Overview
The RNA shown here (transfer RNA) has 75 nucleotides and comes from a Candidatus Magasanikiibacteriota bacterium. Taxonomically the source falls in Candidatus Magasanikiibacteriota (Bacteria, Bacteria candidate phyla). It matches the Rfam family "tRNA". Rfam classes the family as a transfer RNA. The prediction has a mean pLDDT of 80.
[in-house]
RNA sequence: GGGUCUGUAGCUCAGUUUGGUUAGAGCGCUUCGUUGACAUCGAAGAGGUCAGCCGUUCAAGUCGGCUCAGACCCA
Numbered sequence: 001g002g003g004u005c006u007g008u009a010g011c012u013c014a015g016u017u018u019g020g021u022u023a024g025a026g027c028g029c030u031u032c033g034u035u036g037a038c039a040u041c042g043a044a045g046a047g048g049u050c051a052g053c054c055g056u057u058c059a060a061g062u063c064g065g066c067u068c069a070g071a072c073c074c075a
Stems, first nucleotide, its partner, number of pairs: 001074007010027004020058001029045005051067005
């Protein structure tokens, strides 16, 4: 230098195939209940500019272009 893949909650990930109802799960965190207390369990809640910018579209996490970061392959 060329190519492929990945980037979504504090962490691990689904959702991308075929664009469409409010962006989700587990763990973690906060509060409450339960307990003498802790743990377990139960209930409720907070937490996301879906890596960034631009574009296509009535509508983008999903499609296109560029950029950034990481992994791998070729040279």